Predicted 3D model of a 167-nucleotide RNA (FMN riboswitch aptamer (RFN element)). It was read from a public genome assembly, where an Rfam model found it.

RNA sequence: AUACUCUUUCGGGGCGGGGUGCAAUUCCCCACCGGCGGUGACGGCACGCGAUUCUUCGGAAUCGCCGGCCGAAGUCCGUGACCCGAGCCGUUUCCUAUGCGAGACGGCCGGUUGACCCGGUGCAAUUCCGGGACCGACAGUUACAGUCUGGAUGGGAGAAAGAGAAA
Numbered sequence: 001a002u003a004c005u006c007u008u009u010c011g012g013g014g015c016g017g018g019g020u021g022c023a024a025u026u027c028c029c030c031a032c033c034g035g036c037g038g039u040g041a042c043g044g045c046a047c048g049c050g051a052u053u054c055u056u057c058g059g060a061a062u063c064g065c066c067g068g069c070c071g072a073a074g075u076c077c078g079u080g081a082c083c084c085g086a087g088c089c090g091u092u093u094c095c096u097a098u099g100c101g102a103g104a105c106g107g108c109c110g111g112u113u114g115a116c117c118c119g120g121u122g123c124a125a126u127u128c129c130g131g132g133a134c135c136g137a138c139a140g141u142u143a144c145a146g147u148c149u150g151g152a153u154g155g156g157a158g159a160a161a162g163a164g165a166a167a
Base pairs, nucleotide, nucleotide: 004164005163006162007161008160009159010158016030017029018028019027032146033136034135035079036078037077038076042071043070044069045068047067048065049064050063051062052061053060054059074134075133083111084110085109087108088107089106090105091104092103093102094101095099116132117131118130119129120128138150139149140148
């Protein structure tokens, strides 16, 4: 340093103003928000190496490197929550009682689930710069919800720390 196992902790933001109306944070106008991993030409650090210049010889400054470290995409590549399955496995309950039965719960697997262009720079950008767009589970609701309420004091992609054992 790598992969593995275990433990602990962490692990989602946003309706402000106006209009209509009996009623809207749900409609209309303006505004607001962007999970996790990867990529990343951008930014930062000044850690390493090299070159040059200066030097009081301790070092300093500048530049470079397909070096290093950190950050960096809502729309790229994957992925999570929600939802579905007549699939596989396990646990458990039930009975017209041992069935290729029915139900519940859990794990796995599978499925479903949104959205980006133009210009600029450049070897290279859907990532940088400029401009203009677009998207957002389910259930509920005096009227349709990315932003309210609820499932959820849940689950979770994953992140960090610690421990273990093997090469």